[in-house]
RNA sequence: GUACGAUAAUGGCAAACCCGAUUGAAAAACGGGGACGCAAAGCUACAGGGGCUAACGGUUUUGCCAUAGCAGCAAAUGCCAAUGCCAGCCAGCUGCCGAA
Numbered sequence: 001g002u003a004c005g006a007u008a009a010u011g012g013c014a015a016a017c018c019c020g021a022u023u024g025a026a027a028a029a030c031g032g033g034g035a036c037g038c039a040a041a042g043c044u045a046c047a048g049g050g051g052c053u054a055a056c057g058g059u060u061u062u063g064c065c066a067u068a069g070c071a072g073c074a075a076a077u078g079c080c081a082a083u084g085c086c087a088g089c090c091a092g093c094u095g096c097c098g099a100a
C1' cells in the first nucleotide's frame, strides 16, 4: 500500500414507531423522543443504474356552454410525465482504528 474486519480502543450514525400550531400538492424533509441495525448508515441525486411522488403541464372520458363544432370551464379513482425527492438499494468519491 492492497485486501480484510475482532467480544479490541476512541468516538460516530440512527430503521420502524411516537410526538410537532415546522416545510411541502405529494413523495419526502426538518426538530424532539426512540433503537432495528451500520466499518463508511460520511459526501455525491440532469449529465451511472434503480426506486418514490405527480403540483404545473399533456392526454382520455364525462358534464356545462353551444344549432353543431372549435375554444373555454368543471369533475374523475383514469393514463402520461420531473422542473420534486430517495445515498439505510446498487454505484462513485473520500476516510478513522488495526487483532487474526
Stems, first nucleotide, its partner, number of pairs: 004098002012038002017033004022029002036088001042093003048090002050086003055083001057080003060076005